About this RNA: A computed fold for a 687-nucleotide part of an RNA from Holacanthella duospinosa, annotated as large-subunit ribosomal RNA, domain II. The RNAcentral record of the full RNA draws on SILVA. It matches the Rfam family "Bacterial large subunit ribosomal RNA".
Context: one part of a larger RNA
């Protein structure tokens, strides 16, 4: 992993409401005891218990009692009758209590054939190397030291097999092997290695200490047994259909991922002018907004300049001077959640009118929630950062399926009862992927801008559209032809300064059509070119400014790129205006189903009117399976089971035929449960 069986709200007693049934101001026994046709039978048996009266702490009193000195005054009460018993059904409580599931703690007890240490008695180290001490010979000494050659065999010596070990690299990892092969490596006369027999035992031992070992288990072994320990935690928790339908908030908590109460569901009960919307009229209110010579406070500039600083002078004080700071006040511009002389709209409350019509509260029992969430709005906090965090209001999503936005929990359009190859729309769309317009009028863009995320200050003789003004047939503006001179080289300055390095200025005059004491190039200076400026030529528009509108740079992100794609340029693009069409599970027809009122029927069909999205979670009706008890009934002419096919029911399911199979089942009513698997790393058992 599949398949088959098995696998989780029980069971007693207590206790609360419900309902159902006896009896009823009463109910009703319990152990026991007697009878009996021996059966969940009959009958005693009323003590205990519950209720019919309360009050008091009690004596104790009593429709009253306490309290008290009270007859006051005040608390429980009475004046208002239903309850018991038994069954049944949720829930509670006490037991293991819906099932499985700890690490743990205690108790008694079995382990030292594995290992740690230790005792006793045994074995075991191939080979080669070094060559202490001592010994002794010769030298040597006064003797002694001392020196040299010989012996000699000492060491946690020294190289290396066997033996212990286990650095180091592969492999190996469902291994050959639940720690190994290979290679390589360190010890190898020792603090060695080792056999065989003892010894210490669990908060305890042993330990050259690593929390290591104590039988593949060790920061407290193992097996039994308290025990089903506990688990506010995770996981599981099994047939159907029908109704309703949450919360993720607020106090509190050794509390925070738990509970308690109240919020929000449901379900019965009996009551009830409740409860919402919406006008109209009335009232709190200090929010946005506004405002400050109307407080607080904190602020631009300017006038005024108390006062202070800083020069000056002075032995001192007076004085005086100041483009410094500055109070009052004026005049001016401006700012606040913890300002406010003012002040909305929204909301709220309270009356009355209207529509609605149970949707409101209250009782009782029964929950579930108390981790939210994303949007758009007002705010606080952060960086006017977050898919960030915390408020309130709202709505969705949570628990919502269908349509659109390519895809997308919560954006937009809309709330799925069952059916239809019927129709109108919503959003949104109508060139082809792909249902409908290649749809009309009349602009724009030329950048593939754009075609459903997305950018700025600044830049631009890209293009339209408007505003206001200028110059033009007395001839613009561009362009081309000519000319653009004289006093002059203006004064001054300089090494020069002649229109053009720089300073002056009545930058003047003269001759013209026009020509600056010179607009820019140029030169050491001159020179040269050019420009204003005017003729002549052309012949019809040409400049300036301000605004909108659509482009255009500015523009950079990590795997190839892109509007969803394909593709689109009088668009399939932007913006306006129409039209017609397509689209949902909306709406509507047309049949069917069911719930809840209300009618109207009581057998059984009905009628109208609003409904049937649904998680946790509450209520209703039901199916199947085993037994059991009364009634009917199939079966060897062929019964449960298994198979396969038709009918059948909303569904669980049922029924029939045929085959299989060879002895036991079924209906009905009515009881009772070891009473429904697809999950639990779920147990067994097969593949």
């Nucleotide at each position: 992993g599949c398949c088959u069986a098995c696998g989780a709200g029980u069971u007693a007693c207590c206790g609360u409401u419900u309902c159902u049934g006896g009896c009823a101001a009463g109910g009703g026994u319990a152990a026991u005891u007697g009878g009996u046709u021996c059966a969940g039978c009959c009958a005693a048996g009323g003590a205990u218990c519950c209720g019919u009266a309360g009050c008091g702490a009690a004596a104790g009193c009593g429709a009253g009692u306490c309290u008290u000195a009270a007859c006051a005054g005040g608390g429980c009460g009475u004046u208002u009758u239903a309850g018991u018993c038994a069954g049944u059904a949720u829930c509670g409580g006490u037991a293991g209590a819906c099932g499985c599931g700890a690490a743990a703690c205690c108790g008694a007890g079995u382990g030292a054939u594995c290992u740690a240490c230790c005792c006793a008695u045994g074995g075991g180290c191939a080979g080669g190397u070094u060559g202490a001490a001592g010994u002794u010979a010769a030298g040597g000494u006064a003797a002694c030291a001392c020196u040299u050659g010989a012996u000699g065999g000492a060491g946690g010596a020294c190289c290396g097999a066997a033996c212990c070990g286990u650095u180091u690299g592969a492999c190996g990892u469902u291994g050959a092997a639940a720690a190994g092969u290979c290679u390589u490596c360190g010890g190898a006369u020792g603090a060695c290695c080792u056999g065989u027999g003892g010894g210490u035992a669990g908060g305890g031992g042993u330990g050259a200490a690593a929390g290591g070992c104590c039988a593949a288990u060790c920061a407290a072994a193992c097996u039994c047994g308290g025990a089903a320990a506990u688990a506010g935690c995770u996981c599981g928790u099994a047939c159907u259909c029908c109704c309703c339908g949450a919360a993720a908030u607020g106090c509190a908590u050794u509390u925070a991922g738990g509970u308690g109460c109240a919020g929000c569901g449901u379900u019965a009960u009996a009551u009830a002018c409740a409860g919402u919307u919406a006008a109209u009229u009335a009232u709190a209110g200090g929010u946005a907004g506004a405002g400050c010579u109307a407080c607080u406070g904190a602020u631009u500039g300017g006038a005024u300049g108390c006062g202070g600083g800083g020069g000056u002078u002075u032995c001192a004080c007076c004085a005086c001077c100041u483009a410094c700071c500055a109070a009052u006040u004026c005049c001016u511009g401006a700012c606040a959640a913890a300002c406010u002389c003012c002040g909305a709209a929204u909301g709220g409350u309270a009356a009355u009118u209207a529509a609605u019509g149970a949707u409101a509260a209250a009782u009782a029992a029964c929950a579930g929630u108390g981790a939210g969430g994303g949007c758009a709005u007002g705010g606080g906090u952060g960086c006017u950062a977050a898919g960030g965090u915390c408020c309130a209001u709202g709505u969705c999503c949570g628990a919502g399926a269908g349509g659109g936005a390519a895809a997308g929990a919560a954006c937009c359009c809309g709330g799925a009862c069952c059916a239809u190859c019927a129709u109108c729309u919503a959003a949104g769309g109508u060139c082809c992927c792909a249902a409908a317009a290649u749809g009309u009028a009349a602009g724009c863009u030329a950048a593939g801008u754009u075609g459903a995320a997305g950018a700025a200050a600044c830049g631009c003789g890209g293009u339209u559209a408007u505003u206001c003004u200028g110059c033009c047939u007395a001839g613009a503006c561009a362009g081309c032809u000519a000319g653009g001179a004289u006093g002059u080289u203006g004064g001054c300055u300089u090494g020069g300064a002649a229109g053009c390095a720089g300073c002056c200025a009545u930058u003047c005059a003269u001759u013209u059509a026009a020509a600056g004491a010179g607009u820019g190039c140029g030169u050491a200076a001159c020179a040269g070119c050019u420009c204003a400026c005017u003729a002549g030529u052309c012949g019809a528009g040409c400049g300036g400014u301000a605004u909108a509108g659509c482009a255009u740079g500015g523009a950079u992100a990590a795997u190839a790129a892109u509007c969803g794609g394909g593709c689109a340029u009088c668009a399939a693009g932007c913006a306006u205006a129409c039209u017609a069409c397509c689209g949902a599970a909306g709406a509507u027809a047309u049949g069917g189903a069911u719930u809840u009122a209300u009618c109207a029927a009581a057998a059984g069909a009905g009628a109208u009117a609003a409904g049937u999205g649904g998680u946790a979670g509450g209520g209703g009706a039901g199916c199947a399976u085993u037994c059991u008890a009364a009634u009917u009934u199939g079966g060897u002419a062929g019964a449960a089971u298994g198979g396969a096919u038709a009918u059948u029911g909303u569904g669980a399911g049922a029924u029939a035929u045929c085959c299989u199979g060879g002895a036991c089942g079924a209906a009905u009513u009515a009881g009772a449960a070891a009473a429904g698997a697809a999950a639990a790393u779920g147990u067994a058992g097969g593949c």
Its mean pLDDT, the model's own confidence on a scale to 100, is 84.